This is a predicted structure of a 256-nucleotide part of an RNA (large-subunit ribosomal RNA, domain VI) from a Minisyncoccota bacterium. Lineage of the source: Bacteria > Bacillati > Minisyncoccota. The coordinates come from a structure-prediction model, not an experiment, and the mean pLDDT is 85. Rfam family: Bacterial large subunit ribosomal RNA.
Context: one part of a larger RNA
RNA sequence: CGUUGAUUCUUGAGGGGAUUCGUUUCUAGUACGAGAGGACCGAAAUGAACCGACCUCUGGUCUGGGGGCUGUCACACCAGUGGCAAUGCCCCGUAGCUAUGUCGGGUCCGGAUAACCGCUGAAAGCAUCUAAGCGGGAAACCAACCCCAAGAUAAGGGAUCGUUAUAGGGCCGUGGGAGAUGACCACGUUGAUAGGCGCCAGGUGCACGUGCAGCAAUGCACUCAGCCGAGGCGUACUAAUACCCCGACAGAACUC
Numbered sequence: 001c002g003u004u005g006a007u008u009c010u011u012g013a014g015g016g017g018a019u020u021c022g023u024u025u026c027u028a029g030u031a032c033g034a035g036a037g038g039a040c041c042g043a044a045a046u047g048a049a050c051c052g053a054c055c056u057c058u059g060g061u062c063u064g065g066g067g068g069c070u071g072u073c074a075c076a077c078c079a080g081u082g083g084c085a086a087u088g089c090c091c092c093g094u095a096g097c098u099a100u101g102u103c104g105g106g107u108c109c110g111g112a113u114a115a116c117c118g119c120u121g122a123a124a125g126c127a128u129c130u131a132a133g134c135g136g137g138a139a140a141c142c143a144a145c146c147c148c149a150a151g152a153u154a155a156g157g158g159a160u161c162g163u164u165a166u167a168g169g170g171c172c173g174u175g176g177g178a179g180a181u182g183a184c185c186a187c188g189u190u191g192a193u194a195g196g197c198g199c200c201a202g203g204u205g206c207a208c209g210u211g212c213a214g215c216a217a218u219g220c221a222c223u224c225a226g227c228c229g230a231g232g233c234g235u236a237c238u239a240a241u242a243c244c245c246c247g248a249c250a251g252a253a254c255u256c
Base pairs, nucleotide, nucleotide: 001151005161006160007159008158009157010156014148015147016146017145020048021047022046023045024044025043026042032037050105051104052103053102054101058099059098060097061096065092066091067090068089069088070085071084072083073082074081075080110142111141116136117135118134119133168246169245170244172188173187174186175185176184193239194238195237196235197234198233199232200231202228203227204226209222210221211220212219213218
C1' cells in the first nucleotide's frame, strides 16, 4: 500500500518440523537340529541419543534479601549504624532464568509403490506374474501427528457492531509472564495496571534495648526474634485526568 468500514472467531491452498536405534522378558528352550546351538511371526517392558515444554522435586545462579568477619573513615564519645576496600571477604538464599532436574514426543491405522512374490492369461493350441486385466509387498513416497499459514492479489468464510456521526482505532498514561526500537499483551476511576500499605508464603537465623550471671571475653531471658528484592491474596492512599487526532463509497472534475 492492497484486500472498498470495524471487532472477533475461523477454513486451509501452500510451507515447515518430526520420522532414529538398542537391550530385556513372554511366546519358547518351542519350530529346526544328531548335538552344539537356536528362531520367524506376535505381545510387553525398559533405555540411549535427539526434540519440545516446564521449575513441583534435585541442583546452579540470584552484585537492590538476611547473617558473620577484618581494616579504615565518618556520624562528638560509648553503643549502634553508614561509606570504601573486586558484591571488601565469607555463609545461606525468594522470585526469575536455568540442566545435570521434571514431564511429554517418535507409534498405530490407511493409500499408492520399489526390488521381489503371485492369480488369471494370450501373442506362440504348450509354457509364461504381462501384452489386456487383478492381487500381495519396504525405515523411502502421499496422508496420518505437531507448527505457521488468505499478499492464497483467485487477497476466502461465519458471527456481531456501525453507515450522517458513529463502530472502531490512535496519541497519552500505569505496567507486563512482551520486548533492542517499533510491535504484542493487561489496565486507565464503571479501575486492582504499577507503586504504597495490610496479611500470608518464603529467606535469614534470634534484632535494638533493658535486665540477670560473670573480673572479663561472653552467655541467658524478653525472642521461632528482628529485618526482608522480584512471590500470593487483599486494599483506591499515590499515579493511570480531561481534551485531542484518524476513521464517513457517493458524486463531480481531470487524465488515459

The RNAcentral record of the full RNA draws on ENA.